Description
RNAcentral holds the full RNA, with entries from ENA, Greengenes and SILVA. This is a predicted structure of a 507-nucleotide part of an RNA (small-subunit ribosomal RNA, 5' domain) from an uncultured bacterium.
Context: one part of a larger RNA
RNA sequence: GAUGAACGCUGGCGGCGUGCCUAACACAUGCAAGUCGAACGGAUCCAUAUUGAAACCUAGUGAUGUAUGGAUUAGUGGCGGACGGGUGAGUAACGCGUGGAUAACCUGCCGUGUACAGGGGGAUAACACUUAGAAAUAGGUGCUAAUACCGCAUAAGCGCACGGUUCCGCAUGGAACAGUGUGAAAAACUCCGGUGGUAUACGAUGGAUCCGCGUCUGAUUAGCCAGUUGGCGGGGUAACGGCCCACCAAAGCGACGAUCAGUAGCCGGCCUGAGAGGGUGAACGGCCACAUUGGGACUGAGACACGGCCCAAACUCCUACGGGAGGCAGCAGUGGGGAAUAUUGCACAAUGGGGGAAACCCUGAUGCAGCGACGCCGCGUGAGUGAAGAAGUAUCUCGGUACGUAAAGCUCUAUCAGCAGGGAAGAAAAUGACGGUACCUGAUUAAGAAGCCCCGGCUAACUACGUGCCAGCAGCCGCGGUAAUACGUAGGGGGCAAGCGUUAUCC
Numbered sequence: 001g002a003u004g005a006a007c008g009c010u011g012g013c014g015g016c017g018u019g020c021c022u023a024a025c026a027c028a029u030g031c032a033a034g035u036c037g038a039a040c041g042g043a044u045c046c047a048u049a050u051u052g053a054a055a056c057c058u059a060g061u062g063a064u065g066u067a068u069g070g071a072u073u074a075g076u077g078g079c080g081g082a083c084g085g086g087u088g089a090g091u092a093a094c095g096c097g098u099g100g101a102u103a104a105c106c107u108g109c110c111g112u113g114u115a116c117a118g119g120g121g122g123a124u125a126a127c128a129c130u131u132a133g134a135a136a137u138a139g140g141u142g143c144u145a146a147u148a149c150c151g152c153a154u155a156a157g158c159g160c161a162c163g164g165u166u167c168c169g170c171a172u173g174g175a176a177c178a179g180u181g182u183g184a185a186a187a188a189c190u191c192c193g194g195u196g197g198u199a200u201a202c203g204a205u206g207g208a209u210c211c212g213c214g215u216c217u218g219a220u221u222a223g224c225c226a227g228u229u230g231g232c233g234g235g236g237u238a239a240c241g242g243c244c245c246a247c248c249a250a251a252g253c254g255a256c257g258a259u260c261a262g263u264a265g266c267c268g269g270c271c272u273g274a275g276a277g278g279g280u281g282a283a284c285g286g287c288c289a290c291a292u293u294g295g296g297a298c299u300g301a302g303a304c305a306c307g308g309c310c311c312a313a314a315c316u317c318c319u320a321c322g323g324g325a326g327g328c329a330g331c332a333g334u335g336g337g338g339a340a341u342a343u344u345g346c347a348c349a350a351u352g353g354g355g356g357a358a359a360c361c362c363u364g365a366u367g368c369a370g371c372g373a374c375g376c377c378g379c380g381u382g383a384g385u386g387a388a389g390a391a392g393u394a395u396c397u398c399g400g401u402a403c404g405u406a407a408a409g410c411u412c413u414a415u416c417a418g419c420a421g422g423g424a425a426g427a428a429a430a431u432g433a434c435g436g437u438a439c440c441u442g443a444u445u446a447a448g449a450a451g452c453c454c455c456g457g458c459u460a461a462c463u464a465c466g467u468g469c470c471a472g473c474a475g476c477c478g479c480g481g482u483a484a485u486a487c488g489u490a491g492g493g494g495g496c497a498a499g500c501g502u503u504a505u506c507c
Base pairs, nucleotide, nucleotide: 001506002505003504005503006502007501008500009499012379013378014377015376016375017374018372019371020337025335026334027333029332030331031330034079035078036077039076040075042073043072044071045070046069047068048067049066050065055061056060086290087289088288095215096214097213098212099211100210101209102208105207106206110203111202112201113200114199115198116197118152120150121149127142128141129140130139131138132137158183159182160181161180162179164177165176166175167174168173188195189194216262217261218260223253224252228250229249230248231247233245234244235243265287266286267285268284269280270279271278272277292313293312294311295310296309315326316325317324318323343369345368346367347366351365352363353362354361355360382412383411384410385409392403393402394401395400416448419442420441421440422439426434451496452495453494454493455492456477457476458475462491463490464489465488466487472479473478
């Protein structure tokens, strides 16, 4: 000098930041991912038109059916739940950083171009009835729709196989062209404006893999390794590869530190320092890994998926004992641990994200507010005048000296706080949580606002009394045993100041 700090004493205001470093311990409760009726069939409700049963006092009341329109929505279907948010347990690794490679790769939504969208089929949820069950839920029979599912047709272009020509490269090899055979598409909705669908090519974006170099400590860890190292052939993958498998060979790594053990997420950065370096990786940004522990796949453009599924384990809860339910390292909040770390707040107004044609809906992302002197910065606690050097206190050589222009008194001012009035920007037409906030104006009163540490030397600042190697102080040297500037109190002084000291850690 610095800190995500803590502790002691003290504490007026504002702005901007920041706040579980420990138990990746366990979690009550609420919320954190939905949306689309312009994909679909229903169900419920309402309105209008029409129909008009029964009954009646023949003015009408109006069951039921039909048509149209509207609203709500459980289900099928689509897109999104792979983003955003959290944490740092694991990981010494192509994990990260940096520079390359892919002639070994993928890419929903988006943009550009080209070519299409013909004609059929069978189901199934919902629903109705019903069975089992305490429930979670599961099953049966029957009916029905689609942009759900499945054949067929078509194929500019595309895939596969075969043989061919031309050109090129960086080894495997790549590109273009024509040919033969063969294979695979599609979906409609509409408010008539449009929105969608299929194939293919390019782009954009996002990802995947490989390689060079760099990346903590220990040799009181010296040998390690059997899918191990390589090959041939297969399988698998978006793709290369012992990634996996059969067979063959016996290789491969290592004092330039293998293996083992310990520790650790990495970086941009941050702290310090003249720099070199050392330390560190909170907040913000990039990458990685994880989601109670371990394993697995499914769906999908993308996951081996925090608020999806299955299995096993531990724990908690419900149970009719047969069986079920759950996962805060999301935001709040609770218990526990700890020296220690906040509200079960408001709003989608802004920025952004998902869905939708849109209106809009959702969004604990985010924007704000609350709490904490935790940090940085700014401001205030008054200004001028005022000697009878008042009173008081301390000291004293009893003359005085110090506090001290300090106070009082007089004259002013109003920053902050308080009161009253006005009152934004942030919002492109409308729409403001913040918020009657920021800010402006007016009136009022010096009122409501100062402490902490130190005073032997280092180190700025001294006297008196008490104590008497006691009580105590102390960062080091060291003070204290009767005149202690070093302990305690008082007066005075010094330093910093809404803080001041102490402790811890780094340079």
Its mean pLDDT, the model's own confidence on a scale to 100, is 85. Its Rfam family is "Bacterial small subunit ribosomal RNA".